[in-house]
Molecule: small-subunit ribosomal RNA
Organism: uncultured bacterium
RNA sequence: UAGAGUUUGAUCCUGGCUCAGGAUGAACGCUAGCUACAGGCUUAACACAUGCAAGUCGCGGGGCAGCAGGAUUCUAGCUUGCUAGAAUUGCUGGCGACCGGCGCACGGGUGAGUAACGCGUAUCCAACCUUCCCAUUACUUGGGGAUAGCCCAGUGAAAACUGGAUUAAUACCCGAUGUGGCAUAGAGAUGACAUCUGACCUAUGCUAAAGGUUCAGCGGUAAUGGAUGGGGAUGCGUCCGAUUAGGUAGUAGGCGGGGUAACGGCCCACCUAGCCGACGAUCGGUAGGGGUUCUGAGAGGAAGGUCCCCCACAUUGGAACUGAGACACGGUCCAAACUCCUACGGGAGGCAGCAGUGAGGAAUAUUGGUCAAUGGGUGCGAGCCUGAACCAGCCAAGUAGCGUGCAGGAUGACGGCCCUAUGGGUUGUAAACUGCUUUUAUGUGGGAAUAAAGUGAGCCACGCGUGGCUUUUUGCAUGUACCACAUGAAUAAGGACCGGCUAAUUCCGUGCCAGCAGCCGCGGUAAUACGGAAGGUCCGGGCGUUAUCCGGAUUUAUUGGGUUUAAAGGGAGCGUAGGCCGCCUUUUAAGCGUGUUGUGAAAUGUCCCGGCUCAACCGGGGCACUGCAGCGCGAACUGGAGGGCUUGAGUGCGCGGGAAGCAGGCGGAAUUCGUCGUGUAGCGGUGAAAUGCUUAGAUAUGACGAAGAACCCCGAUUGCGAAGGCAGCCUGCUGUAGCGAAACUGACGCUGAUGCUCGAAAGUGCGGGUAUCGAACAGGAUUAGAUACCCUGGUAGUCCGCACGGUAAACGAUGGAUGCCCGCUGUUCGGCCUUCGGGCUGAGCGGCCAAGCGAAAGCAUUAAGCAUCCCACCUGGGGAGUACGCCGGCAACGGUGAAACUCAAAGGAAUUGACGGGGGCCCGCACAAGCGGAGGAACAUGUGGUUUAAUUCGAUGAUACGCGAGGAACCUUACCCGGGCUUGAAUUGUGAGUGACGGAUCCAGAGAUGGUGACUUCCUUCGGGACACUCAUGAAGGUGCUGCAUGGUUGUCGUCAGCUCGUGCCGUGAGGUGUCGGCUUAAGUGCCAUAACGAGCGCAACCCUUCUCAUCAGUUGCCAUCACUUCGGGUGGGCACUCUGGUGACACUGCCACCGCAAGGUGUGAGGAAGGUGGGGAUGACGUCAAAUCAGCACGGCCCUUACGUCCGGGGCUACACACGUGUUACAAUGGCAUAUACAGAGAGUCGGGCAUUGGCAACAAUGUUCAAAUCAAGAAAAUAUGUCGUAGUUCGGAUUGGGGUCUGCAACCCGACCCCAUGAAGCUGGAUUCGCUAGUAAUCGCGCAUCAGCCAUGGCGCGGUGAAUACGUUCCCGGGCCUUGUACACACCGCCCGUCA
Repeated sequence: UAGAGUUUGAUCCUGGCUCAGGAUGAACGCUAGCUACAGGCUUAACACAUGCAAGUCGCGGGGCAGCAGGAUUCUAGCUUGCUAGAAUUGCUGGCGACCGGCGCACGGGUGAGUAACGCGUAUCCAACCUUCCCAUUACUUGGGGAUAGCCCAGUGAAAACUGGAUUAAUACCCGAUGUGGCAUAGAGAUGACAUCUGACCUAUGCUAAAGGUUCAGCGGUAAUGGAUGGGGAUGCGUCCGAUUAGGUAGUAGGCGGGGUAACGGCCCACCUAGCCGACGAUCGGUAGGGGUUCUGAGAGGAAGGUCCCCCACAUUGGAACUGAGACACGGUCCAAACUCCUACGGGAGGCAGCAGUGAGGAAUAUUGGUCAAUGGGUGCGAGCCUGAACCAGCCAAGUAGCGUGCAGGAUGACGGCCCUAUGGGUUGUAAACUGCUUUUAUGUGGGAAUAAAGUGAGCCACGCGUGGCUUUUUGCAUGUACCACAUGAAUAAGGACCGGCUAAUUCCGUGCCAGCAGCCGCGGUAAUACGGAAGGUCCGGGCGUUAUCCGGAUUUAUUGGGUUUAAAGGGAGCGUAGGCCGCCUUUUAAGCGUGUUGUGAAAUGUCCCGGCUCAACCGGGGCACUGCAGCGCGAACUGGAGGGCUUGAGUGCGCGGGAAGCAGGCGGAAUUCGUCGUGUAGCGGUGAAAUGCUUAGAUAUGACGAAGAACCCCGAUUGCGAAGGCAGCCUGCUGUAGCGAAACUGACGCUGAUGCUCGAAAGUGCGGGUAUCGAACAGGAUUAGAUACCCUGGUAGUCCGCACGGUAAACGAUGGAUGCCCGCUGUUCGGCCUUCGGGCUGAGCGGCCAAGCGAAAGCAUUAAGCAUCCCACCUGGGGAGUACGCCGGCAACGGUGAAACUCAAAGGAAUUGACGGGGGCCCGCACAAGCGGAGGAACAUGUGGUUUAAUUCGAUGAUACGCGAGGAACCUUACCCGGGCUUGAAUUGUGAGUGACGGAUCCAGAGAUGGUGACUUCCUUCGGGACACUCAUGAAGGUGCUGCAUGGUUGUCGUCAGCUCGUGCCGUGAGGUGUCGGCUUAAGUGCCAUAACGAGCGCAACCCUUCUCAUCAGUUGCCAUCACUUCGGGUGGGCACUCUGGUGACACUGCCACCGCAAGGUGUGAGGAAGGUGGGGAUGACGUCAAAUCAGCACGGCCCUUACGUCCGGGGCUACACACGUGUUACAAUGGCAUAUACAGAGAGUCGGGCAUUGGCAACAAUGUUCAAAUCAAGAAAAUAUGUCGUAGUUCGGAUUGGGGUCUGCAACCCGACCCCAUGAAGCUGGAUUCGCUAGUAAUCGCGCAUCAGCCAUGGCGCGGUGAAUACGUUCCCGGGCCUUGUACACACCGCCCGUCA
């Protein structure tokens, strides 16, 4: 020392991207009241108009242009004298220009260059200089010649220059003296070392000066010392690149000289051949360095603006002069570019000084004031100069401070906004209103305060310095700070954000549009993510955005990372440099530790104290500045030196082992080929074929021969080797490892960048060889294609020798070495012991596991454990192991190895699902075995399509299509055309008005509607009310949209056996376990086993029905017994039976046998009406399909309101080249027709069902009668019997059409059903394909019901009659369940994804 978002369905990890923080010489957007302090061209070291930025000294000098004064002369006004003017005079104050002195090398600016002794730090100079300043000592003497200016002449446009004459100095020169200094020679003290140093002394030689003013201050000269400033040398530190590896001739060194203040190849002559470099020379790129600043916990990282120090530069390049100091920003010369002047001959200039201008740019200020202070130059001084400096101006560009009011005030006002249960909530004490205050603002006044000490003059003290007193004078800022008074809440609030990260949410608009976005991501009609509003959050005179830096990032890891699978171990060995290194002892003190000294400038940092009203800011003091160096002390460790040791390492001796390497020789089997023989028609090959070979004799088979390559069995998680790799047998040569023993050496070791060597297969060159196999190639197949997989051939190659190349999933995806750390077990080689079972031991090769490690999988003495040493390598994915460069190669290619751009992931391990033309087990009319159908025909019906004014809408794989619809002529009806109505067709509140409402009839009209209007109320407290109509108003209405906003309901997987939970346990976690395994079951049904034990929803059971029996009850049902009888259970009677309706019983693998641990299974078992769920129904787990339905209903939102509402007439939903689904009827003889005759169940019925009689051929009609039903009513049909038909488009089939009728209904034209007569179509059993069904089932036969006036019903839902066949079995198709396995899928294989093209 803080984290978060983002890879996934979820998880853990790796790993990148992004965010929250701080900072800035900033810029931009919106906004802006004041004060203080600090800051302000980061870009063009681009170009500059104008002004200013360095002068001063007359106490150095000659002089005198200008100014002032004096003197003299003259003139005028005029009173001696005064005033004015002119001339003369350097006489005086002063002074332009000039000579001279000092300064101009400081101060100020900038960062171009510079990777350097440039800077920083430390040390050194006995190898040096230093104007002015301080101290000390000694001097300050005698002469001389010039020159500027002025003057004269001349040239030139100008700048300026030339010549002549004259003149001064503190300018210049020559002597004297020499305290001293310097040089030479001698001698030689001292110093830790030293090429060395050279005090003191002696001798010789050389070497100074300037005056002015005036009597005291200022100068001048020589020398020494100090101080200050500078110069030089050295150690260490100081960016990136090796795709820059070699560089260097004055180069490296020496002797001698020159030069310099001084050392030095600094320069030169000669000699030597060195010097630098992997500890990175040289080269390229970039850059002023430091104090410090920002960030960070720190270590670090980044930066070098303001302030301070150093350096460098002054338009660019070069050079020197002067001087103490420069190679000189406002000096000189030369060259260059640019600008300006010009008479074209020639000249002038340098803002990176302060202001300012243009340009560049996102961007950076006034052509301000003053020398009052601080500081500098000069002067004796007064003073002068000073864009240094101090102030002011502009700018929110930063930091700090203050304010924009405070208190009360609820009908919680109005308004807004949203929600709502319609009461309310929120904005909100916010406002209004009342009281208070006055910082700030404005005004008035005060404020010459303080900031200030110094100067001049005078006096005093005093040894010089200096101090004190008196007096005089100096203020830019500034009438500023500050203070007082007055006025009055008066003058002053915004910006960003509100999906998560991240504090803060609602409405409206928009509708993948417009837009947002830092990352993830929002937006396709209900957007907390866009835009607006309201509300909220954060900060606040600011707030956001952008850019950049550090942090977070342990994401370059020294602190503090990794490399089996995530990125990452070099293919292997040998070995150079380097790094590291066993035990004992002595010594040293480089590293190390400690003490102390010096330094580490100031500012900055930090702590304390103080000054501005506070703070920022500033002042003072302490500490820190982690550094460097000197001097001591210590000796464990590292290093150095000496001595010793044997355990590391090695040598020698002995032993056996091995597919270790190289060379030579030998062998048999197989293959192919050749020859001969036997033999005959095919062989060969494949999923199936064909190409191919073969009557010229193949294949097959026998014999002989030839060639090349490879070595069966043994043979093994066996052995050997560094790796690659190595396999018939024998011989020779070569190498390594192991064991035994303990003779020798004595740390000789480990690792190893560069380097060297080896290095599979394929490939390359040359020369051989070539049997097999076999890239390329050819042919045949397969296929949509098939440049493939399969087949037939076949070249290079495969083999050998020599050489090259140097890569592989060169893998244990695991570098080498050494030590340490539980065990079990197999095996190879050696040794020892043995009771021959085995045991011990060393070295290998394997398996399983403990601790530990690991993200997990896993590793685990052969580590991926615990440690040490060395090497190699990694830092998101893609681009890319690519490009360029270099090196190697004959080539192929190899080694080294980027960037632009792009993405927010890429990835590892494990989990749950899903999936697999993966595996195992199991089930289902799933297949198979059967029976009957569909697909062909006609018709019915639904759908698509088409058509139409409309053909209303919905349903669309399974899971739409005789579905919603259980019944469209009108109605229905939602569609179309036309005609009407607008509070509306229906319901309802309130108010007002009118009155019964209604309504026969008639008229207009297609009708709705409009008109006419016979007839026609009730209650009452007399106010009115009920009821109805009209008007107004509030609710309406909508089959309009959204089933992807919903409820409810439904389909499907599927009546499949599954789906979960609690606790415990396992796992970092997602999750797992339970629910797995064995057996069993229809079943997660049960049993056993078991880190699980239990439980829930499902299964089963409970419910209904059917089958048997018992019991109760007995009408409308029944009739055994009895009686009557019209012979009909018709009647009496009865309730035994059937039956009906209740209530019970029964079935449970209970019994037996066998199998099995059990659960359970099996049985022509028993018994039983029924036997293993007896049959059927209802019942549908968690969930899936954004499945279906807003048109059954309900409902959010949106939309329409003289219409998308509503009423009416007519039409349409019934159309018809066509396609599909579902059905009906058939194609016939197991049949049709005719006649005769028998047996059901269930259900409905008064708006009805019938029956009887009569009429009609019939549909049906009329009359009578029965039943609101166990009471009435119904011909069941197939079947059976007889007859006929005789295989035909028929006595099959009945479509279609013509005619005639019946019935329903307001109405059968579009568009009903039925009846009769006539007509008599297609069709002779149906392609590919496909559907249903396992027993009272299929098939077949009829009956009933709902809806309904009628019916397009052949549909739907029920009912009974007759009544089969088959199932070996689970290989295959489909669907499903469980376990397991792989996965780059998770929208889950209808997935994902690659390439090409557009």